[in-house]
Context: one part of a larger RNA
RNA sequence: CACCGCCCGUCACGCCAUGGGAGUUGGUAGCAUUCGAAGCGGGUGACCCAACCUUCGGGAGGGAGCUCUCUAAAGUGAAACCGAUGACCGGGGCGAAGUCGUAACAAGGUAGCCGUAGGGGAACCUGCGGCUGGAUCACCUCCUU
Repeated sequence: CACCGCCCGUCACGCCAUGGGAGUUGGUAGCAUUCGAAGCGGGUGACCCAACCUUCGGGAGGGAGCUCUCUAAAGUGAAACCGAUGACCGGGGCGAAGUCGUAACAAGGUAGCCGUAGGGGAACCUGCGGCUGGAUCACCUCCUU
């Protein structure tokens, strides 16, 4: 490169990441419950025992055994968090160029915008309320000449 301008959204194509998703699957730290090894500790100890005592009977003490609490691992259950994956659904970003229209920018050809409701292939349209960050025309007030 200055209206033969600028520019909006749907749609189509490609790539990328992402939300939802019946679920599937892995991990993490716990919770509840079942079971419960070894061991420390407690209780018991009719059976056993060398040191000590003994009136030689036994006693003191100790031990095996039994048992209780704690408890590793394991099983079961319902949840939590993190990750992977998942038919399908949803929008987003980018892309040389493509399709449909032309919403916005000039009064952008219905001024625009904001809120809200309804409607519509799409930009959008319509109703109601609001704003001027609206052009034009007229009037009024003020300022300058």

Background: The part of an RNA shown here (small-subunit ribosomal RNA, 3' minor domain) has 145 nucleotides and comes from a Candidatus Poribacteria bacterium. It matches the Rfam family "Bacterial small subunit ribosomal RNA".